[in-house]
RNA sequence: GCCCUAGUAGCUCAGUGGAUAGAGCAACGUCCUUCUAAGUCGGAGGUCGCCGGUUCGAAUCCGGCCUGGGGCA
Repeated sequence: GCCCUAGUAGCUCAGUGGAUAGAGCAACGUCCUUCUAAGUCGGAGGUCGCCGGUUCGAAUCCGGCCUGGGGCA
């Protein structure tokens, strides 16, 4: 330098064009307990890596860039 792949909540991931973007764990609060842990219940937490484009509509499709991983040279 070229190619492939990934980027979504604090972490691990789902969501492959259409309704307010979800799950598990963690953290927080509640209940339980003499206290802690374990367990129960609950409500939060997101400019979907960045900038443009296509579309009535983009996390999703297209282009460029950034970052991580892999391959070739």
Molecule: transfer RNA
Organism: Bifidobacteriaceae bacterium